[in-house]
Large-subunit ribosomal RNA, domain I from a Pirellulaceae bacterium, 489 nucleotides, folded computationally.
Context: one part of a larger RNA
């Protein structure tokens, strides 16, 4: 020097755990939130509070310790006269605003990468993104619907209709309705007529506005007014989200807790929950923990019980509110710079098409119930509908956060960036980027004392301890580095 063994060093893989995470399920609930200085007997972070500053008072529940965590110690305390510790309600503190907020909605502007195997219409797409707005949901909504020769009878969500009918350089692609099966179900108010009132104006009679209040709200048209008819409460009807509106009292759930069955020996062993023996509960053999693997040790589950006070919710009472209906006549009223029209665009599954319905701009412009829209160009006959005022609950979405439960999920280069002083240290002039890092041992028993020594290191003893667990600590692979042997050169 090489090879093989053997015992070290380095290393920090593997295995085993889990405190953290990732998802799904139901149930509640959707709220001020950040920075910054302080605040302990004690320096820092971290928590909790705010000069009343790891906390005041009231009330509840609990029963023996206890001044928060890193984090031991030490000082000073404090509690069976009931303390810490947990709820709930107050006081301080703070903020009362078109203010924060993680995701849903509705609304106002709106890309392109892409595909079309290129690329303009098209398409990705009214997506992503800015804005503006509300709310626990928004939004929509009680036909000027939808169909069809038969009807149905707000909205919205879902499954089907259906990748159908259709749209489309008839390319790539887009892509419905209706009807039928569900969930949930709720209707209502105004503004004209015409009445009464009060103010203003013009006005010698009257007539105009505007305000209040009564009347009234719909298509088989209704309402008003005038005339006639008949009615009435010891009763009917409805209510707190729209249709008006406030309380209580009961009951339910919630925010603290509570009671909860049943085992002992033997020998291993450091330690028994495993082994053997013998019993026991079981509406409890779900889970965790205790010195190996415990139904019966601890804490729990099954079953049950609880609230002086706060929240939510429905029921029921108290309670509140309300209550004509016909015939005939009359033609007084039913949302005007509106519907429609022509140009120009949008949006409707629908690319200007036969292109209707909607909505907008710019010009123009009707009818008044013998009426007016609308049934996808128009026209004529039938059906359906009553626009130009407004409100509406639930079935729907979502999930920053609560609370129960779960997993053919991760287990530490996974799983969140983050199991740890993590949005930390660090980086960047900033907007922003953004990490590494978990395990001694059942217990610190965390190594007294002695000795080398180049003296806070390291190592030998010695003790302790179940040990080759010594803090750079579970396990301890590999690369790489020695030693020691043997063997070949």
């Nucleotide at each position: 020097g090489g090879c093989a063994c053997a015992u070290g060093g380095g290393g920090g893989a593997u295995g085993u755990c889990u405190u953290g995470g990732c998802g799904u399920u139901a149930g509640a609930a959707g709220c001020a939130u950040g920075a910054g200085c302080g605040u302990g007997g004690a320096a820092g972070u971290c928590u909790g509070c705010g000069a009343u500053a790891a906390g005041c008072u009231u009330g509840g529940a609990g029963g023996a310790g206890u001044u928060g965590a890193c984090a031991a110690a030490c000082g000073a305390g404090c509690g069976u006269u009931g303390a810490u510790c947990c709820c709930a309600a107050g006081a301080u503190a703070c903020u009362c605003a078109a203010u924060a907020g993680a995701a849903c909605c509705c609304a106002g502007g709106g890309a392109a990468c892409u595909g079309a195997a290129a690329c303009a219409u098209c398409u990705a797409a009214g997506u992503a993104c800015c804005u503006g707005g509300a709310g626990g949901a928004g939004u929509a909504g009680a036909a000027a619907g939808a169909a069809a020769a038969a009807u149905c009878g707000a909205u919205u969500c879902c499954g089907u209709a259906a990748g159908u009918a259709g749209c489309g350089g008839c390319g790539a692609g887009c892509g419905a309705a209706a009807g039928c099966g569900g969930a949930a179900u709720a209707g209502c108010c105004c503004a004209a007529a015409c009445c009464g009132u009060g103010a203003g104006g013009g006005u010698u009679u009257c007539c105009c506005u505007c305000g209040c209040g009564g009347g009234g709200u719909u298509g088989u048209a209704g309402g008003g007014c005038u005339a006639c008819u008949c009615a009435u409460a010891u009763g009917g009807g409805a209510g707190u989200u729209a249709c008006a509106a406030a309380a209580c009292u009961u009951c339910a759930c919630u925010u603290a807790g509570c009671c909860g069955a049943a085992u002992g020996g033997c020998a291993u062993g450091g330690a028994a929950a495993g082994g053997c023996c013998a019993g026991c509960c079981a509406c409890a053999g779900a889970g965790g923990g205790u010195g190996a693997c415990a139904g019966u040790c601890c804490u729990g589950u099954a079953g049950g019980c609880g609230a002086a006070a706060g929240g939510u919710g429905u029921a029921a009472g108290u309670c509140u509110c309300u209550c004509g209906a016909g015939u005939a006549g009359u033609a007084c009223c039913u949302g005007a710079g509106u519907a429609g029209g022509u140009c120009g665009a949008g949006u409707c599954a629908c690319g200007u098409g036969a292109a209707a319905c909607c909505u907008c701009g710019a010009c123009u412009g009707a009818a008044u119930c013998g009426a007016c829209g609308g049934g996808g160009a128009c026209c004529a006959u039938c059906c359906c509908g009553u626009a130009a005022g407004g409100c509406u609950a639930a079935a729907u979405a979502c999930u920053c956060c609560c609370u129960a439960a779960u997993g053919a999920c991760c287990g530490a280069u996974a799983g969140u960036g983050a199991a740890c002083a993590a949005g930390u240290a660090g980086c960047g002039c900033g907007a922003g980027c953004g990490a590494a890092a978990g395990a001694u041992g059942a217990g610190a028993a965390g190594a007294a004392c002695c000795c080398c020594u180049g003296u806070u290191a390291g190592g030998g003893g010695a003790g302790g301890a179940a040990u080759g667990u010594g803090a750079a600590c579970c396990u301890g692979a590999a690369a790489c580095c020695a030693u020691g042997u043997g063997c070949c050169u």